[in-house]
Context: one part of a larger RNA
Molecule: large-subunit ribosomal RNA, domain II
Organism: groundwater metagenome
RNA sequence: UCCGACGAGUUACUGUGCGGUGCAAGCUUAAGGCUUUUAUUGAGCCGAAGGCGCAGCGAAAGCGAGUCCUAACCGGGCGAUUUAGUACCGUAUAGUAGACCCGAAGCUGAGUGAUCUACCCAUGGUCAGAGUGAAGUUCCCCGAAAGGGGAAUGGAGGCUCGAACCCAUCAGCGUUGAAAAACUGUGGGAUGAACUGUGGGUCGGAGCGAAAGACUAAACAAACUCAGAAAUUGCUGGUUCUCCCCGAAAUAUUUCUAGGGAUAGCCUCGGACUAUUAAAUAGUAGGGGUAGAGUACUGAAUGGGUUACAGAGCCUUACCGGGUUACUGAACCCAACCAAACUCCGAAUACCACGGCGCCAUAUUCCAGGAGUCAGCCCGUGCGGGAUAAACUGCACGGACGCGAGGGAAACAACCCAGACCGUCGGCUAAGGUCCCAAAGGGUGUGCUAAGUGUUAAAGGAUGUUGGGUUGCAUAGACAACCGGGAUGUUGGCUCAGAGGCAGCCAUCAUUUAAAGAGUGCGUAACAGCUCACCGGUCGAGCGAUCCAGCGCCGACAAUGAUAGGGGCUCAAGCACAUCACCGAAGCCGCGGAUGGUCUUGGCAUUCGUGCCAGGAUCGUGGUAGGGGAGCGUUCCGCGUUAGGUUGAAGGCGACGCUGUUAGGCGCGCUGGACGAAGCGGAAGUGAGAAUGCCGGU
Numbered sequence: 001u002c003c004g005a006c007g008a009g010u011u012a013c014u015g016u017g018c019g020g021u022g023c024a025a026g027c028u029u030a031a032g033g034c035u036u037u038u039a040u041u042g043a044g045c046c047g048a049a050g051g052c053g054c055a056g057c058g059a060a061a062g063c064g065a066g067u068c069c070u071a072a073c074c075g076g077g078c079g080a081u082u083u084a085g086u087a088c089c090g091u092a093u094a095g096u097a098g099a100c101c102c103g104a105a106g107c108u109g110a111g112u113g114a115u116c117u118a119c120c121c122a123u124g125g126u127c128a129g130a131g132u133g134a135a136g137u138u139c140c141c142c143g144a145a146a147g148g149g150g151a152a153u154g155g156a157g158g159c160u161c162g163a164a165c166c167c168a169u170c171a172g173c174g175u176u177g178a179a180a181a182a183c184u185g186u187g188g189g190a191u192g193a194a195c196u197g198u199g200g201g202u203c204g205g206a207g208c209g210a211a212a213g214a215c216u217a218a219a220c221a222a223a224c225u226c227a228g229a230a231a232u233u234g235c236u237g238g239u240u241c242u243c244c245c246c247g248a249a250a251u252a253u254u255u256c257u258a259g260g261g262a263u264a265g266c267c268u269c270g271g272a273c274u275a276u277u278a279a280a281u282a283g284u285a286g287g288g289g290u291a292g293a294g295u296a297c298u299g300a301a302u303g304g305g306u307u308a309c310a311g312a313g314c315c316u317u318a319c320c321g322g323g324u325u326a327c328u329g330a331a332c333c334c335a336a337c338c339a340a341a342c343u344c345c346g347a348a349u350a351c352c353a354c355g356g357c358g359c360c361a362u363a364u365u366c367c368a369g370g371a372g373u374c375a376g377c378c379c380g381u382g383c384g385g386g387a388u389a390a391a392c393u394g395c396a397c398g399g400a401c402g403c404g405a406g407g408g409a410a411a412c413a414a415c416c417c418a419g420a421c422c423g424u425c426g427g428c429u430a431a432g433g434u435c436c437c438a439a440a441g442g443g444u445g446u447g448c449u450a451a452g453u454g455u456u457a458a459a460g461g462a463u464g465u466u467g468g469g470u471u472g473c474a475u476a477g478a479c480a481a482c483c484g485g486g487a488u489g490u491u492g493g494c495u496c497a498g499a500g501g502c503a504g505c506c507a508u509c510a511u512u513u514a515a516a517g518a519g520u521g522c523g524u525a526a527c528a529g530c531u532c533a534c535c536g537g538u539c540g541a542g543c544g545a546u547c548c549a550g551c552g553c554c555g556a557c558a559a560u561g562a563u564a565g566g567g568g569c570u571c572a573a574g575c576a577c578a579u580c581a582c583c584g585a586a587g588c589c590g591c592g593g594a595u596g597g598u599c600u601u602g603g604c605a606u607u608c609g610u611g612c613c614a615g616g617a618u619c620g621u622g623g624u625a626g627g628g629g630a631g632c633g634u635u636c637c638g639c640g641u642u643a644g645g646u647u648g649a650a651g652g653c654g655a656c657g658c659u660g661u662u663a664g665g666c667g668c669g670c671u672g673g674a675c676g677a678a679g680c681g682g683a684a685g686u687g688a689g690a691a692u693g694c695c696g697g698u
Base pairs, nucleotide, nucleotide: 002697003696004695006693011097012096013095014094015093016092017091018090019089020088021087022086023085026052027051028050032046033045034044035043036042056063057062066078067077068076069075100238101237103235107228108227109226110225111224112223118202119201120200121199122198123197124196125195126194127192129161130160131159132157136153137152138151139150140149141148142147165189166188167187170185171184172183204220206216207215241631242630243629244628245627246626251264252263253262254261255260265373266372267370268369270367271366272365277363281356283354284353286351292345293343294342298339299338302335303334304333305332306331310328311327312325313324314323315322316321376401378399379398380397381396382395383394384393385392406417407416408415421593422592423591424590426589427588428587432583433582434581435567436566437565441580443579444578445577446576447575448574454569460554461553464551465550466549467548468547469546470545471544472543473542481538482537483536484535485534487511488510489509492506493505494504517532521530522529594621595620596619597618598617599616600615601614602613603612604611605610632687634684635683636682637681638680639679644675651671652670653669654668656667657666658665659664
């Protein structure tokens, strides 16, 4: 890992609702007893103590269809006027109990541990060898002495080196090991606060600790064993057969509350009400202050104008004051403009009320049992926060997912289309598509694009190209090109070293002309030189400027190898418009079948409420949490010492046959070798794939 077996809403009591049975203004017995019996826990009969109900109100005395409040109600509260209960059984749910199952870390008590280890006590043991050479002592020297020096001797030391012994620095190796801490090399101590044998002592909030929260038997911020004990857990995991009907929530309030509850909201089951009650809608009648707009208020803010009983400067003045100003400037005026917390205005929607025609048909509301939900998420729209960031965050309205399959978007909870009862080798469509992969058009018509644009993106840039508008020039010859001219006063004046069209400043006239600037650019030190404007000629038909629109171009950079899904595509297989056909889904239609609700026909049954069977009409049948309903199967019990069974029971095996919508059922073959259906009822240790489940096998 797999296979098999085991494995989780139970039981008791007390409430509440619903269903059933008995009796009913009543219902019922409990303990206990009697009879019977298979001697019982069964059956029958007693047993009225007690309980619930038939009357309430008041704190109570008490009164009573009333009563209480009050001095008292013509008042108010709770009742009556409206009678159904009660006992038991079943079921659902709640409470109390371990209360669906498994799971803590822990807490408390009683004990067991110092054969490991910490420290201590008693008594023993061990430490090769080498080195160093303290005190003391002896002798010698110096000294008045105290004392000092030298030599020898001596053999001290938590002294030195280094085995045993003890330890564990670094590295390697080992890491399902040879080993739950070792091995190899290296290293530290090695006469000491040394190491060690044996015996003994101290322990669980306690010991012991040269102190690391270390150690107390491979585990210690409180050991281990058993018990309280099924501790508790708002947390995680798991919770076993089938089909049918309905079907959520991720919100509000509150919470030592925020991943948990309670109440409401939303779901479901049952009952009551049948009222134009609910939903939807034309219309009618409303309030509003949003979008927009506006600037009348409040505030913000730009330019201009007028300007003081304001400020400042200047003039004058003893003071008061006066005059004046190319300054500032409240206020006012004009123009343009802004606002969630501005409004002289003001929609669309939405909301409330009434409500016509038609439609729907209890959907509404009330009573009552059972829930789940309180982490939501994305998209569109209107907003706040953020950075007019986020697959960000908060709110509102709608949708989807959640709980929704199918088709499209290459793939893709949420986008687009569309809501799957089952079957069907029938048909039509939606979104989206129709060259091949790949179902359907190399459809038709007219244009556009040349960029593989299509098959990512901006400001900005460009004689890309197509269409349109306005305007200028042009056969009296335009535009381009080519040929020629492009002059004179004059080197204009100034400036300047120079300034001669062309550094700069000023002026920019006149003449000759077909035309030619006191000069467009290059150039020179300055001239020169080239060129342009402008004019003539050659040529012979269109040529410029500008604006708008369509499709393209550049701008264009990401990490393994590229790619629109790929191949590939150019009057398209791209884009635009128009148009025809086709494909395309679990949508719609056809045919067959199942089932739920409502209505209805016939038959049967009926406790007259209705139920069952067969048929018709009509509307339904996606579904998580969850509510409701109907069933299948297992074990045991009763009928039952049942039918059946060695001429083969149960059980096992079978890609076997038949059958039911499913859980399943019936049979057949083989195996097996002794039990055991069906039916009608009853009771549960009643259904396994998951719990790092548990036991066995492998």